[in-house]
RNAcentral holds the sequence, with entries from ENA. Predicted 3D model of a 76-nucleotide RNA (transfer RNA) from Desulfobacteraceae bacterium 4572_88. It matches the Rfam family "tRNA". It is annotated as a transfer RNA.
């Protein structure tokens, strides 16, 4: 500079173009226990990286960006 994948709670991942975007762990309140684990229940907590587009309806499709990871050229 060119190709290809990646970006979704705090972390790690789901989500056929159409129900209120979910789940495990994690926090935090509870139960249980002398007490802690560990196990039960129960709550919080996202503007899906950004802006634009298409569509009746985008997390999903498309364009442009930012940020990341792999490969390739370049290194005057």
């Nucleotide at each position: 500079g060119g190709a290809u994948c990646c970006g979704u709670g705090g972390c790690u991942c789901a989500a056929u173009g159409g129900u209120c975007a979910g789940a495990g762990c994690g926090u935090c309140g509870g139960a249980c226990u002398c007490a802690u684990a560990a196990u039960c229940c129960g709550a919080g907590g996202g503007u899906u990286g950004a802006a634009g587009g298409u569509u009746c309806g985008a997390g999903u499709c498309c364009u442009u960006c930012c940020g990341g990871a792999u490969c390739c050229a370049c290194c005057a």
The organism belongs to Desulfobacteraceae, within Bacteria.